[in-house]
RNA sequence: UAACCACUUCGGGGUCGGGUGAAAUUCCCAGCCGGCGGUGAUAAAGCCAAUGCUUUUCAGUCCGCGACCCGCUUUGGCGGUGGAUCCGGUGGAAGUCCGGAGCCGACAGUGACAGUCUGGAUGGGAGAAGGAAUAA
Numbered sequence: 001u002a003a004c005c006a007c008u009u010c011g012g013g014g015u016c017g018g019g020u021g022a023a024a025u026u027c028c029c030a031g032c033c034g035g036c037g038g039u040g041a042u043a044a045a046g047c048c049a050a051u052g053c054u055u056u057u058c059a060g061u062c063c064g065c066g067a068c069c070c071g072c073u074u075u076g077g078c079g080g081u082g083g084a085u086c087c088g089g090u091g092g093a094a095g096u097c098c099g100g101a102g103c104c105g106a107c108a109g110u111g112a113c114a115g116u117c118u119g120g121a122u123g124g125g126a127g128a129a130g131g132a133a134u135a136a
Stems, first nucleotide, its partner, number of pairs: 001136001003134001005131001007130004017029003031116002033105002035065004043056005060103002069080004085101005107119003
């Protein structure tokens, strides 16, 4: 330095206010929230004479993954299912920038239908940071 990798730590947010009602944080008006990796024309800082370069950073709805659920299983896992975006602007180019308007969100429970309450869960987890040993 690269490979492999025991192990350790970390690893999800949210109903203000009002209406109806016997009853709703579940309905209606309205409010609020956005896991992980990738991509990336964001932004900031630094460097160069300059084209540019480096670092950090930028997507819920673009690609992929995870949680939940279903099936199988040699219990290690494997397979399946699984939600959502348009318009305008700038520009050589926008699915990511700017502006506007939308849309989406497992299962079980509940005095009444839940992304937000309670529960499985002091769980699991995509992964992130570190890293013993080994080998070259």
Overview:
This is a predicted structure of a 136-nucleotide RNA (FMN riboswitch aptamer (RFN element)) from Salibacterium aidingense DSM 18341. Rfam family: FMN riboswitch aptamer (RFN element). Rfam links the family to the GO term FMN binding. Its mean pLDDT, the model's own confidence on a scale to 100, is 80.